[in-house]
RNA sequence: GAUAACGGCAAACCAGUCGCGAGGCUGGGACGCAAAGCCACGGGUCAGGGCGACCUGACAGCCGGGUUACCGAA
Numbered sequence: 001g002a003u004a005a006c007g008g009c010a011a012a013c014c015a016g017u018c019g020c021g022a023g024g025c026u027g028g029g030a031c032g033c034a035a036a037g038c039c040a041c042g043g044g045u046c047a048g049g050g051c052g053a054c055c056u057g058a059c060a061g062c063c064g065g066g067u068u069a070c071c072g073a074a
Stems, first nucleotide, its partner, number of pairs: 001071001008033002013028006031061001037067003041064003044059006
């Protein structure tokens, strides 16, 4: 990739729990997603610290990049 099939993931919000925090995890829940699988490599955003340069973290459902994979007509 096709208004195909088998299936998958799960935003907000709620409960529990961990963390100073961004946020993570589990359960409920579905706004959406064709890599919304995985990797912080480049940029970005966010948090904590620092006068600052910057440091340490978070986000893969912000954009690139890398990597692996299911189905498949015309």
Molecule: c-di-GMP-I riboswitch aptamer
Organism: soil metagenome